[in-house]
Small-subunit ribosomal RNA, 5' domain from an uncultured bacterium, 544 nucleotides, folded computationally.

Context: one part of a larger RNA
RNA sequence: GAACGAACGCUGGCGGCGUGCUUAAGACAUGCAAGUCGAACGAGAAAGGGGCUUCGGCCCUGAGUACAGUGGCGCACGGGUGAGUAACACGUGGGUAAUCUGCCUUUAGGUUCGGGAUAACUCGGGGAAACCUGGGCUAAUACCGGGCAAGACCUCGGAGCUCUUGGGCUCGGCGGUAAAAGAUGGCCUCUUCUUGAAAGCUAUCGCCUGAAGAUGAGCCCGCGUCCCAUUAGCUAGUUGGUGAGGUAACGGCUCACCAAGGCAGUGAUGGGUAGCUGGUCUGAGAGGACGAUCAGCCACACUGGAACUGAGACACGGUCCAGACUCCUACGGGAGGCAGCAGUCGGGAAUUUUGGGCAAUGGGGGCAACCCUGACCCAGCAACGCCGCGUGAGCGAUGAAGGCCUUCGGGUCGUAAAGCUCUGUCGAGAGGGAAGAAUGUCCUCGCGAUGAAUAAUCUCGGGGGAUUGACGGUACCUCUAAAGGAAGCGCCGGCUAACUCCGUGCCAGCAGCCGCGGUAAUACGGAGGGCGCAAGCGUUGUUC
Numbered sequence: 001g002a003a004c005g006a007a008c009g010c011u012g013g014c015g016g017c018g019u020g021c022u023u024a025a026g027a028c029a030u031g032c033a034a035g036u037c038g039a040a041c042g043a044g045a046a047a048g049g050g051g052c053u054u055c056g057g058c059c060c061u062g063a064g065u066a067c068a069g070u071g072g073c074g075c076a077c078g079g080g081u082g083a084g085u086a087a088c089a090c091g092u093g094g095g096u097a098a099u100c101u102g103c104c105u106u107u108a109g110g111u112u113c114g115g116g117a118u119a120a121c122u123c124g125g126g127g128a129a130a131c132c133u134g135g136g137c138u139a140a141u142a143c144c145g146g147g148c149a150a151g152a153c154c155u156c157g158g159a160g161c162u163c164u165u166g167g168g169c170u171c172g173g174c175g176g177u178a179a180a181a182g183a184u185g186g187c188c189u190c191u192u193c194u195u196g197a198a199a200g201c202u203a204u205c206g207c208c209u210g211a212a213g214a215u216g217a218g219c220c221c222g223c224g225u226c227c228c229a230u231u232a233g234c235u236a237g238u239u240g241g242u243g244a245g246g247u248a249a250c251g252g253c254u255c256a257c258c259a260a261g262g263c264a265g266u267g268a269u270g271g272g273u274a275g276c277u278g279g280u281c282u283g284a285g286a287g288g289a290c291g292a293u294c295a296g297c298c299a300c301a302c303u304g305g306a307a308c309u310g311a312g313a314c315a316c317g318g319u320c321c322a323g324a325c326u327c328c329u330a331c332g333g334g335a336g337g338c339a340g341c342a343g344u345c346g347g348g349a350a351u352u353u354u355g356g357g358c359a360a361u362g363g364g365g366g367c368a369a370c371c372c373u374g375a376c377c378c379a380g381c382a383a384c385g386c387c388g389c390g391u392g393a394g395c396g397a398u399g400a401a402g403g404c405c406u407u408c409g410g411g412u413c414g415u416a417a418a419g420c421u422c423u424g425u426c427g428a429g430a431g432g433g434a435a436g437a438a439u440g441u442c443c444u445c446g447c448g449a450u451g452a453a454u455a456a457u458c459u460c461g462g463g464g465g466a467u468u469g470a471c472g473g474u475a476c477c478u479c480u481a482a483a484g485g486a487a488g489c490g491c492c493g494g495c496u497a498a499c500u501c502c503g504u505g506c507c508a509g510c511a512g513c514c515g516c517g518g519u520a521a522u523a524c525g526g527a528g529g530g531c532g533c534a535a536g537c538g539u540u541g542u543u544c
Base pairs, nucleotide, nucleotide: 001544002543003542004541006540007539008538009537010536013389014388015387016386017385018384019382020381021347026345027344028343030342031341032340035073036072037071040070041069048061049060050059051058052057080300081299082298090224091223092222093221094220095219096218099217100216104213105212106211107210108209109208110207111206112146113145114144115143121136122135123134124133125132126131152177153176154175156173158171159170160169161168162167182205183204184203185202186201187200191198192197193196226272227271228270233263234262235261238260239259240258241257242256243255244254245253275297276296277295278294279290280289281288282287302323303322304321305320306319325336326335327334328333353379355378356377357376361375362373363372364371365370392422393421394420395419402413403412404411405410426485428480429479430478431477432476436471440467441466442465443464444463445462448458449457450456488533489532490531491530492529493514494513495512499528500527501526502525503524509516510515
């Protein structure tokens, strides 16, 4: 000199854009943060309103609504934190002939016939509660069985091509194994009853089996990745083999047996510290330091362990076990997990609102309408940072008064003020008032495709109409009045830009280093003046 997620002191007008627990991965009151689908399924209230009434009640509506339940998809994303980890964790470059991949895209084929349950519900029982339990009824795109099997998988042969871990790809053969689910809208050409429906047809959404893609992931390898030798030896599933098990998959991953190996001064092992990277800061660079915000990867979710479900977890707001802590209890037993967003206590030099909205972007569910979304978009607080603007402009010398200094002549503050003439940024008040919103959504008209079809659905482009904004009556524009509401902080011995007077008298004090102060202190304290920066200025800390 530059920098900062800063803090502290003094001061403080406005705006834009960012940033904001670096400490206790300490403990947490309260609210919200993951739901959705009635176009998978069965059931199904009440209040309120209306009518009737023998005043007991009944009927209609509310409403096939609400709340629940079965089932599907999601909950493995998004969000947080950095404890652990010196490791294939990360970075980079490869391999997988050792692998998996829901939803999505393309493509080929199929979607047949049956069955038995079970929740909800109802009737009981137990319990303070959490909840548990018995009998009975019922549905499905829930569950189970049979049939068909192009292709898939398994066993055993064959042929060709290609390669290289006893492999891969293609073709063909014998035997074996495993599938499916329907829903919604519409129509009557054919069949049945013939009003219109059913089978059926059709459109859309699904379901099953393959093939391919895309995306995501698993595993393996080369190289790189802090300090200590005042850590020199470490290792028994250890190193390798055979066989088996296990996994989506290779492998001591696990097990049985066999062999005795494996690593290490090119630093094993041990200890300390630490999430890694893109990057950030600094520096001419080389390098050094760091890893907040943003982005990628990893790890964790009160502590430790475990599996279940699932395409995917060994799962932050799932389950089970153990532990610590907190809470409820009828003492028998139960409940909980903010390192999600706010917020509280605590710790600390120190870090914000228990705000608004799903309007946009994105995500989940749904055919859709739509619902959910503390992701996100906004607003609030904080000069915490960067950037911009303002605190007025022009003229104005009896160089006013006053302060300070003085050699008493004067000098200086100083065109500074006053005064005159203007301007109107910001702020204040008033009026108008966005973009962000469409390629969105809904209705309607028309063309085309599927179709038997003037249904219906879809796609496409066009026309018309309606509708959607948290921010926010904000930005912005115009008008009104008015110089009015808006300057401080540090320093002035040298380094280092800036000097005099008074007070003090090795005292009080200053100080980054050198050093000042003991009676003329440009170094202490005050004043005048000056220098520097400026809504900031200094100090402290840290890095280069």
The coordinates come from a structure-prediction model, not an experiment, and the mean pLDDT is 82.